Annotation: Two RNAs folded together computationally: RNase P RNA and transfer RNA, 454 nucleotides in total.

[in-house]
RNA sequence: GGGAGACGAGUGAGGAUCGCGGCGGCGCUCGCGCCGUCGAGGAAAGUCCGAGCUCCGCAGGGCAGGGUGCCGGGUAACACCCGGGCGCCGGCGGACACGCCGGUGACGGAAAGUGCCACAGAGAGCAAACCGCCGAUGGCCGCUCGCGCGAGCGGCGGCACAGGCAAGUGUGAAAGGGUGCGGUAAGAGCGCACCGCGCGUCUGGUAACGGGCGUGGCACGGCAAACCCCACCUGGAGCAAGGCCAAGCAGGGAUGAGGAGUCGCCCGCUCCGUCGGAGUCCCGGGUAGGCCGCUAGAGGUCGGCGGCGACGUCGGUCCCAGAGAAAUGGUCCUCGCCGCUCGCGAGAGCGGAACAGAACUCGGCUUACUCCGUCUCCCACGG
RNA sequence: GGCGCCGUAGCCAAGUGGUAAGGCAGAGGACUGCAAAUCCUCCAUCCCCGGUUCGAAUCCGGGCGGCGCCU
Numbered sequence: 001g002g003g004a005g006a007c008g009a010g011u012g013a014g015g016a017u018c019g020c021g022g023c024g025g026c027g028c029u030c031g032c033g034c035c036g037u038c039g040a041g042g043a044a045a046g047u048c049c050g051a052g053c054u055c056c057g058c059a060g061g062g063c064a065g066g067g068u069g070c071c072g073g074g075u076a077a078c079a080c081c082c083g084g085g086c087g088c089c090g091g092c093g094g095a096c097a098c099g100c101c102g103g104u105g106a107c108g109g110a111a112a113g114u115g116c117c118a119c120a121g122a123g124a125g126c127a128a129a130c131c132g133c134c135g136a137u138g139g140c141c142g143c144u145c146g147c148g149c150g151a152g153c154g155g156c157g158g159c160a161c162a163g164g165c166a167a168g169u170g171u172g173a174a175a176g177g178g179u180g181c182g183g184u185a186a187g188a189g190c191g192c193a194c195c196g197c198g199c200g201u202c203u204g205g206u207a208a209c210g211g212g213c214g215u216g217g218c219a220c221g222g223c224a225a226a227c228c229c230c231a232c233c234u235g236g237a238g239c240a241a242g243g244c245c246a247a248g249c250a251g252g253g254a255u256g257a258g259g260a261g262u263c264g265c266c267c268g269c270u271c272c273g274u275c276g277g278a279g280u281c282c283c284g285g286g287u288a289g290g291c292c293g294c295u296a297g298a299g300g301u302c303g304g305c306g307g308c309g310a311c312g313u314c315g316g317u318c319c320c321a322g323a324g325a326a327a328u329g330g331u332c333c334u335c336g337c338c339g340c341u342c343g344c345g346a347g348a349g350c351g352g353a354a355c356a357g358a359a360c361u362c363g364g365c366u367u368a369c370u371c372c373g374u375c376u377c378c379c380a381c382g383g
Numbered sequence: 384g385g386c387g388c389c390g391u392a393g394c395c396a397a398g399u400g401g402u403a404a405g406g407c408a409g410a411g412g413a414c415u416g417c418a419a420a421u422c423c424u425c426c427a428u429c430c431c432c433g434g435u436u437c438g439a440a441u442c443c444g445g446g447c448g449g450c451g452c453c454u
Stems, first nucleotide, its partner, number of pairs: 001379008009370002012335007020039009041355001045366002048364005053238004060267004065234005070084005085107001086105008108229002113227002115223003131168001132165003137162002139159005145154003177195006196218001197216008242292004251283005258272004299318008337352006384453007393407003401437001409425005430446005
């Protein structure tokens, strides 16, 4: 100097002027004018989670469906947050073991069952033998070897026939513990030590889990963001919810025994209807208005206390858009920030300032962004 | 504002863990005196970025774009 990530803060301060919207007040020529006051964000965004609120019959039973998933805590609630455990990654220290710091993890179960593991490879799921190693044992062959009267017995050498092996080569994402020593014909948890793993037991911890001791030669590959199993949660819809008021209209035809009650299926319950006929389809007619919901809230901020912390609690203080297809803007002056150029310098000139924009409201997450600040890591250059 | 669905070549599309079918269009070649038809060959960031997995168009998460419904 550049890059990545995390966090903080988010286009500044003062003044003038021209406008825009809400509310309050005043004025009149009655829909305008004047005055006062308030007027976007950390993400208002995506609508991904969780709630408040409202309605559906307070929602009864079963099935199906959906969601969450180490442990403890916080919270109205959560898939969020905090603390802890374990695994992985990076840095530092160290002879190793390991320790510290930072980051990160959709982190229940694969010895309940089913399924999948292409290609390659000898073998891919109650493992396998192409190459290879061995051939102790058994078999066959040879010997100028030894013993024996002899049949034969033994010794030595060879073959790779029976057979043994899973160490090595090789394939693959993955090859049924790893390293070392012993052992063997060659090998192998075959035996031993350490590490890993399982089981038992003791112990620390609320728990996840950790530690010690004993024991088993290893049985138990991976995938559950495959079906599934286990535990817990889950009725649905959304402010165009929903309530009130006002205005307006005209019926006709066909079909018809069921239909409706806010996701699906079954049961149950309630309501409407069964020929003076619900509902459905078609034609025709009417409306395109107002008010409430609507913003004082799980609210902001300051301080005390409790807690490692998320957070809780007490007290003070503040009121901070609420209208509709929808306002929150422009210009100028001074100062401030950054960059470039000029200048020895004081300084001068020019340029720049992101992402974005409330629509019932909150708590989160995620995504987008930078004039600037802090921290961590990586790269380059210089010392 | 709220809710739902979709994205595979220029167009229509199949594929839902293991080499991305097929048709139309397009380009090149063969055949022909020249064409048409026919035959052969070619043409894919599976909207984009991450994750799970040995392996992703497919499974999961995030983003982008398009379409539809609700007074």